[in-house]
RNA sequence: CGCGCUCACUAUUCUAUCGCUUGCUUGUUUAUACCAGUAAGAGGAAAGUCCGGGCAACACAGAGUACCACACCACCUAACGGGUGGGAUUCAUGUAUAAAGCAUGAAGCCAGCUAGUGCCGCAGAAAAUAACCGCCUCUAUCAUUUUGUUGAAAGAGGUAAGGGUGAAAAUGUAGGGUAAGAGCCUACGAUCAGUGGUGGUAACAUCAUUGAUGGGUAAACCUUGUGGGUUGAAAGUCCAAAUAUAUCAGCAUGCUCAGACAUUUGUCAGAGCUAAGAGCUACUCGUUCGAUGCUGAGGGGUAGGGCGUUUGAGGCUUAUGGUGACAUAAGUUCUAGAUAAAUGAUAGAAACUUAUUUGUAAAUCAAAUAAGUACAGAACCCGGCUUAUCGGUGAGCGCGCAUU
Numbered sequence: 001c002g003c004g005c006u007c008a009c010u011a012u013u014c015u016a017u018c019g020c021u022u023g024c025u026u027g028u029u030u031a032u033a034c035c036a037g038u039a040a041g042a043g044g045a046a047a048g049u050c051c052g053g054g055c056a057a058c059a060c061a062g063a064g065u066a067c068c069a070c071a072c073c074a075c076c077u078a079a080c081g082g083g084u085g086g087g088a089u090u091c092a093u094g095u096a097u098a099a100a101g102c103a104u105g106a107a108g109c110c111a112g113c114u115a116g117u118g119c120c121g122c123a124g125a126a127a128a129u130a131a132c133c134g135c136c137u138c139u140a141u142c143a144u145u146u147u148g149u150u151g152a153a154a155g156a157g158g159u160a161a162g163g164g165u166g167a168a169a170a171u172g173u174a175g176g177g178u179a180a181g182a183g184c185c186u187a188c189g190a191u192c193a194g195u196g197g198u199g200g201u202a203a204c205a206u207c208a209u210u211g212a213u214g215g216g217u218a219a220a221c222c223u224u225g226u227g228g229g230u231u232g233a234a235a236g237u238c239c240a241a242a243u244a245u246a247u248c249a250g251c252a253u254g255c256u257c258a259g260a261c262a263u264u265u266g267u268c269a270g271a272g273c274u275a276a277g278a279g280c281u282a283c284u285c286g287u288u289c290g291a292u293g294c295u296g297a298g299g300g301g302u303a304g305g306g307c308g309u310u311u312g313a314g315g316c317u318u319a320u321g322g323u324g325a326c327a328u329a330a331g332u333u334c335u336a337g338a339u340a341a342a343u344g345a346u347a348g349a350a351a352c353u354u355a356u357u358u359g360u361a362a363a364u365c366a367a368a369u370a371a372g373u374a375c376a377g378a379a380c381c382c383g384g385c386u387u388a389u390c391g392g393u394g395a396g397c398g399c400g401c402a403u404u
Base pairs, nucleotide, nucleotide: 001400002399003398004397005396006395007394008393009392010391012350013349014348015347016346017345018344020041021040022039023038024037025036027034028033043375047386048385050384051383052382053381054380055232056231057230058229062285063284064283065282067228068227069226070225071224072086073085074084075083076082087110089107090106091105092104093103094102095101111223112222116221117220118217119216120215132163133162134159135158136157137156138155139154141152142151143150171189172188173187174186175185176184190213191212192211193210194209195208196207197206198205199204236307237306238305239304245298247297248296249295250294251293254273255272256271257270259268260267261266277289278288279287280286314333315332316331317330318329319328320327321326351373352372353371354370355369356368357367358366359365
């Protein structure tokens, strides 16, 4: 200098005129109806509705099943399926070995395949006890000829070191040994498991020793462990207004306690229990409400406002602590609140990017012309994740080239 990856910030600016919404102030006015002034007014994702909460209701409350999510260790956080750091594993580059290793960087995945059931197409002899080519031994044949050599082909037996197929084919390399071979034997390694020592908060690492070694796959079914009540601002709550539960069908129409009135036994009112039924919750148990109601159909009346609604796990700055995410303390600040939904329109200039032309020896410099400036729009609030995006700025890392 070029290419690539990751992370963070930003996301056009100014002037003039007109217009919209909210708050505050002054004045006028019957009146938050009007005039004037002043302050503020859509994002990094406001999107998706995927997670976690705050808040509200069920309700002053639960157990099990189903269903769903997560899954190495430690820490951060209100919490999370989020974040930070570390470990293991894999990959890339470099280096090194007989093989093994070491260094740097990056990364979706990280409980379990020795509980069980599945799947691994095609190719290949064979994808979990297998022999296509090949190698060795024996039998016997043909040709040749140096009488035991060379070539061809058949059968029986042995073999898994060599070759082929494939993503993957009986743990790797070297040596010995064998008719030929094989952990058959030796040395050095690899993976898994057990025991012990050392280091570390831990995951783990490392050393010694014993045993085993024919797979992979669980974002395959599944098993284990941990966690999850439901709904959601059109939630919910308050005021105002209105009144026909007319009518139909079905279910139910009790019990106990103790009072008052009247005197045949009824009437009135209170407390408790439960039925039909309703709620919590997808289901079961359980539990709450429930005695003149309940369920379904159908019909009538009213529907205008307020709260929720923006002061918060809030923002910014500084200091201290921490590898870091962050925490603590001090100071400072208030930055939309609409409800059919405001936050804009026009004109001009500037800024940035791209292309062309010109100037200059040249340019990343200057000028001119043309084009472009993205994705996109609050609706209870906050913390995350995911997706879209014209450009600009900064930092880190990897690879390549050149120079010193």

Annotation: A computed fold for a 404-nucleotide RNA from a Bacteroidota bacterium, annotated as Bacterial RNase P class A. Model confidence (mean pLDDT): 77 of 100. It was read from a public genome assembly, where an Rfam model found it.